[in-house]
RNA sequence: AGAGUUUGAUCCUGGCUCAGGAUGAACGCUGGCGGCGUGCCUAACACAUGCAAGUCGAACGAGAAGCUAACUUCUGAUUCCUUCGGGAAGAUGAAGUUGGUAGAAAGUGGCGAACGGGUGAGUAACGCGUGGGUAAUCUACCCUGUUAGUGGGGGAUAACCCUCCGAAAGGAGGGCUAAUACCGCAUAAGGUCUUCACUUCUUAAGAAGUAAAGAUUGAAGAUGGCCUCUAUACUAUGCUAUCGCUUCAGGAUGAGCCCGCGUCCUAUUAGUUAGUUGGUGGGGUAAUGGCCUACCAAGACCACAAUGGGUAGCCGGUCUGAGAGGAUGUACGGCCACACUGGGACUGAGAUACGGCCCAGACUCCUACGGGAGGCAGCAGUGGGGAAUAUUGCGCAAUGGGGGAAACCCUGACGCAGCGACGCCGCGUGGAUGAUGAAGGCCUUUGGGUUGUAAAAUCCUGUUCUGGGGGAAGAAACCUUAAGGGUCCAAUAAACCCUUAAGCUGACGGUACCCCGAGAGAAAGCUCCGGCUAAUUAUGUGCCAGCAGCCGCGGUAAUACAUAAGGAGCAAGCGUUAUCCGGAAUUAUUGGGCGUAAAGAGCUCGUAGGCGGUCUUAAAAGUCAGGUGUGAAAUUAUCAGGCUCAACCUGAUAAGGUCAUCUGAAACUUUAAGACUUGAGGAUAGAAGAGGAAAGUGGAAUUCCCGGUGUAGCGGUGAAAUGCGUAGAUAUCGGGAGGAACACCAGUGGCGAAGGCGGCUUUCUGGUCUAUUUCUGACGCUGAGGAGCGAAAGCUAGGGGAGCAAACGGGAUUAGAUACCCUGGUAGUCCACGCUGUAAACGAUGGGAACUAGGUGUAGCGGGUAUUGAUCCCUGCUGUGCCGAAGCUAACGCAUUAAGUUCCCCGCCUGGGGAGUACGGUCGCAAGGCUAAAACUCAAAGGAAUUGACGGGGGCCCGCACAAGCGGUGGAGCAUGUGGUUUAAUUCGAUGCAACGCGAAAAACCUUACCUGGGUUUGACAUCCUUUGACAGUCCCUGAAAGGGGAUCUUACCGAUUCUUCGGAACAAAGUGACAGGUGCUGCAUGGCUGUCGUCAGCUCGUGUCGUGAGAUGUUGGGUUAAGUCCCGAAACGAGCGCAACCCUUGUCCUUAGUUGCCAUUCCAGGAAACUGGAGGAACUCUAAGGAGACUGCCGGUGAUAAACUGGAGGAAGGUGGGGACGACGUCAAGUCAUCAUGGCCUUUAUGAGUAGGGCUACACACGUGCUACAAUGGGUAUUACAAAGGGCAGCGACCCUGUGAAGGUGAGCGAAUCCCAAAAAGGUACUCGUAGUCCGGAUUGGAGUCUGCAACUCGACUCCAUGGAGUCGGAAUCGCUAGUAAUCGCGAAUCAGAAUGUCGCGGUGAAUACGUUCUCGGACCUUGUACACACCGCCCGUCACACCAUGGGAGUGGGUUGUACCAGAAGUAGGUAGAAUAACCGCAAGGAGUUCACUUACCACGGUAUGAUUCAUGACUGGGGUGAAGUCGUAACAAGGUAACC
Repeated sequence: AGAGUUUGAUCCUGGCUCAGGAUGAACGCUGGCGGCGUGCCUAACACAUGCAAGUCGAACGAGAAGCUAACUUCUGAUUCCUUCGGGAAGAUGAAGUUGGUAGAAAGUGGCGAACGGGUGAGUAACGCGUGGGUAAUCUACCCUGUUAGUGGGGGAUAACCCUCCGAAAGGAGGGCUAAUACCGCAUAAGGUCUUCACUUCUUAAGAAGUAAAGAUUGAAGAUGGCCUCUAUACUAUGCUAUCGCUUCAGGAUGAGCCCGCGUCCUAUUAGUUAGUUGGUGGGGUAAUGGCCUACCAAGACCACAAUGGGUAGCCGGUCUGAGAGGAUGUACGGCCACACUGGGACUGAGAUACGGCCCAGACUCCUACGGGAGGCAGCAGUGGGGAAUAUUGCGCAAUGGGGGAAACCCUGACGCAGCGACGCCGCGUGGAUGAUGAAGGCCUUUGGGUUGUAAAAUCCUGUUCUGGGGGAAGAAACCUUAAGGGUCCAAUAAACCCUUAAGCUGACGGUACCCCGAGAGAAAGCUCCGGCUAAUUAUGUGCCAGCAGCCGCGGUAAUACAUAAGGAGCAAGCGUUAUCCGGAAUUAUUGGGCGUAAAGAGCUCGUAGGCGGUCUUAAAAGUCAGGUGUGAAAUUAUCAGGCUCAACCUGAUAAGGUCAUCUGAAACUUUAAGACUUGAGGAUAGAAGAGGAAAGUGGAAUUCCCGGUGUAGCGGUGAAAUGCGUAGAUAUCGGGAGGAACACCAGUGGCGAAGGCGGCUUUCUGGUCUAUUUCUGACGCUGAGGAGCGAAAGCUAGGGGAGCAAACGGGAUUAGAUACCCUGGUAGUCCACGCUGUAAACGAUGGGAACUAGGUGUAGCGGGUAUUGAUCCCUGCUGUGCCGAAGCUAACGCAUUAAGUUCCCCGCCUGGGGAGUACGGUCGCAAGGCUAAAACUCAAAGGAAUUGACGGGGGCCCGCACAAGCGGUGGAGCAUGUGGUUUAAUUCGAUGCAACGCGAAAAACCUUACCUGGGUUUGACAUCCUUUGACAGUCCCUGAAAGGGGAUCUUACCGAUUCUUCGGAACAAAGUGACAGGUGCUGCAUGGCUGUCGUCAGCUCGUGUCGUGAGAUGUUGGGUUAAGUCCCGAAACGAGCGCAACCCUUGUCCUUAGUUGCCAUUCCAGGAAACUGGAGGAACUCUAAGGAGACUGCCGGUGAUAAACUGGAGGAAGGUGGGGACGACGUCAAGUCAUCAUGGCCUUUAUGAGUAGGGCUACACACGUGCUACAAUGGGUAUUACAAAGGGCAGCGACCCUGUGAAGGUGAGCGAAUCCCAAAAAGGUACUCGUAGUCCGGAUUGGAGUCUGCAACUCGACUCCAUGGAGUCGGAAUCGCUAGUAAUCGCGAAUCAGAAUGUCGCGGUGAAUACGUUCUCGGACCUUGUACACACCGCCCGUCACACCAUGGGAGUGGGUUGUACCAGAAGUAGGUAGAAUAACCGCAAGGAGUUCACUUACCACGGUAUGAUUCAUGACUGGGGUGAAGUCGUAACAAGGUAACC
């Protein structure tokens, strides 16, 4: 960075698709390790269970267990004394009391619970972002202050005890008690409020401050230590330290409110709003404010988009992009909102409170049925939904948070671990050597190639994995102990601070990391391979199965399906799907367009808006420069650093705004002021005009009416008919009526904004132009909405109505003809008043301004020179045409009247169809107009130009193409081929011309491929191997034959040799398997050959030039030719394949040669002659070799003098002399696989091969090609001439004989200029027939034969006798032929045993006609149109029928949301109060103040009723639309598309 896809090809327009990057992803296949991240996008669905917010005993009362001390009672080990009776002491154990310590569970109280954590439902908003304001505010804990204090009292209450209610949750009553709980009082530095005065600041409301006066306002203690002070016996009511409490000022932090700007789609949402907008008073709040309330006013918002509807948390950022942008808002961070749904307040510094309260609702759970309980959008986890998203883990070690003086406690925040390839990053799956290039696989041209150094094998290494061992950092604090120093103090105590040392604390985890051992051992897949897009072969399949992102692939040789081999790409991943950006300049600010591709409104006026001439001054809004503030962090970027690297992490620095503010500059824009004249406009004098409106008027013509003349038709058409006319038409003359339109002039002439405007006159009126001076002084341009005008048709009601003429009638045409043509004919066309508002309303080209070569017409008005004038020439302005330069354009084309170069403003476009349609709105009387989608569907639709092809387009030319002629076919019979039918088979092929007497130059068997029957299987044919044997021949039996069986005969040839054998070759038999074989299929897999256009004159190339290109030029043009033949011209110059010529034959002459051919002259023989034979000759004919000859060479004319044409001369022949061979590039998937060859497929005891018989010869019929005829230009009989070219040995066969004849017998001659076939026939002569189904015609049939052949039944030819059908010249239609031709006559040959009316050749006789190119057919060239390119046998439209899809209407039905009116009114708050209750304060008391409950009023959620709006779903039936292999009916369009098309 582009690529594919519209076409036969091209350029353009334009859509669709692909390659890239990305993701909170999912799915398929696969899966070794680690690090770092990340993980319910759906049901803001419902939740079991556990945990997620507590802490403080240094605020308080009470206080269980435990420990401890003392005492009392009991027990009594042991010891001592003893008078032996006892006494004393007393460990231990038990119980109890008191004190201390301890502190569970609960309570009062304090702080926290408003943080942290989750989610994105709502919200289009000051919600968020950014920048400001708060002089309109609050702020617990925290910090600072040389701020001030902390005095003295009181009454309760929970816990606890007792009683009671309840299943429970819980509650009621009575009694006791404490506080840093609660309540008064004192104290007031200060605060607050009021009044008054002053200073400073401020735009102002006001703020700050000073002074004075008045009013009002606070508190709580706890712990440690000590005895200095005070009081004292200890000690505390004292002192002291710390913490706490109250107050003031300030700070910090956090929060509230307000404002500028920015923030999605929709106008098919255009009007919205009554607390609404503002004011005053009052209330309320921390605070401004309609925030609330009373009154007053009637405002407020809106096209710069109000209101409504839809969707959505916003941002830092993220993805993409070169950027501008576009998309997005997961994780991390900031803000907001929410916490089952809705409403509400309380507490508090802070909430209208996720793990608080009250109420209503839905749901779930418990229940003893009376009542209660709950809220995972905290962390795990469950169900459900879904394509889809994790563990009911460990720990407070770290970081952070709450409480506490602290130890410490709590912390699903957090730190870690687990699961998932979900993402990013890193590593590995081994390395080296190794060629018999192993085996196997695959392919193969069978040679080989490839997999592939790949493997095996040998030698190594050890990342990861695995076993063992070692082993960090994360820990520093707090705290404890010790020491030292300091502060406070009366103090060495205590407390606090600092320093040093030691000690204590790790979830992760024995983890990271390191060392040792063993061992290549355990670790590669996925997708793709037709093009885009890197990478190909085989097999299978056969429009099937399937693939496909787009184009598209698959119908028997698939690089596109499936599999395999090989290859390519990426790699622990790879593909697919989904979504976003990109490519897409395909919404275009950067950066597009609008003549014909989509797109200029039908035109004008004009509002808002946008833009705007010259000069000066000022301001400084835009603009520019600099400064300041801010733009959080993270991210991104740059530079460094840390994990072995990287991802990741850390640090530093840059960057980022349409921001705010300050200072400055003043060119431009802007604003204000002043001036100017060139833009614009006015005045004056002229000019042209179908400009408009109204009134009047004129002639020609059509029609009608009246009258005259006049008679049988008129009219109409391609041709007719309907129609009119003897009741007098048409025609013609005169008169009249009426309506409409205005010939000539008339002109790419004029006027108008467009639509449009045309006889003449008058009146009224708009615009334009020219000229001269002059005036105003930017007054201008454009123009969303808006207004007006606006062809034709149409509409309403009224006139008018001659002609024309939708609808309609009739006649034609036609398969039909609801058309085209004809004859009639009504609306309408005309007028006046209204409506409609559209056209291919077009220059398919919006308006305005400026600039940019010319040439030539024309219309209007001027100027100059010359001229008497007409007029000519030069020139200015305005309009209107043509041609052209530069430039532009895809091209066509445009080109001073731009589609060129620029500026300003408006309108419009964004693939085709659906569709200018539906719905909605709006306008209209209606018809309908304007505005204007979507679903669905296609990969195109389209523009311009190119080459062809085609045209019921044009021009020019040719051809037996027509015409002019001659003869045929089509009718008959027969022959032959085909179709069809039939059949066991009627083998196959050929099918318009270009199949059909074709393959087939010849089917009785054979041929033969077909059918039936009977047999065969290495085979009828080829090669190889083994064994045996010569082979062959002859004969017999059986059989239809093939075949089967048997007998007989025979041991050959070549070479070597040890003389016995061996080898070779040929042939045969048997066997074996490789293989043979196939007229089986595919001519649409092919070669070769052939047909056809067409013996038509064309088809191309190189170089150059032109064109963006396909392509063009050359090859077109003017002439000419049979010809692209030649000449001239020309951006072409040359060349090739074709044409022509060269070749064969024929026509004239010459030379050479002379047998078998010839015989003029000469001789001989025979014969009456004709003539025959011989000698001889080389003249002639002829034969067959070689030459000559013809070239427009010569002459006249025409033509451009050329090419050439025309006429003539000479010549055997004259303009290619006649004929033949020869067939360009190509077309028809033309024909042939059955001539042959051949790929692939199929078959292999058969689809091969052999054999007999049958069939190819059938026969209601149809067609083609021929033969014979229909007769007198003839038939018959008789007689009599003249050819050419061929053929001949399994042959031609003479003479002679036999037979009526076919033929037979005999067999001379001849392998041929010698002999034979062989008679030529038509022709000539003579006779006959006399127009008839005949003396025409010969089919058919009967009989008898001949020949060929193994064999003539199916199924041969010929002969003789007899028979004697149809047919009397042929409908529509159609064929051949232009001179030795047609016509006619016979002859020969190939094939062949036999069998031509066919085919191929040969000669004989021998015409007619061609004016000419209008028409038919075919062809060549040029041109034109085209929607065709498979190319007109093309393309293509609409209805109908069928199937499917989406959609509109639809009686309605069911939901969601919402407006209005009304009802209702829980909890709560505020207000009120007749009730009830009441500790603190006041009062001696009564009582009061105050408070609580209750009741009530206002507001209000849920709910309800009525009626609208909107949206979704559904609905019998119905409308059109789309798609579909094929169908029905026509043929509308594309060519002049057969009636030009279209609006």
Predicted 3D model of a 1543-nucleotide RNA (small-subunit ribosomal RNA) from an uncultured bacterium.
It matches the Rfam family "Bacterial small subunit ribosomal RNA".
Its mean pLDDT, the model's own confidence on a scale to 100, is 82.
RNAcentral holds the sequence, with entries from ENA.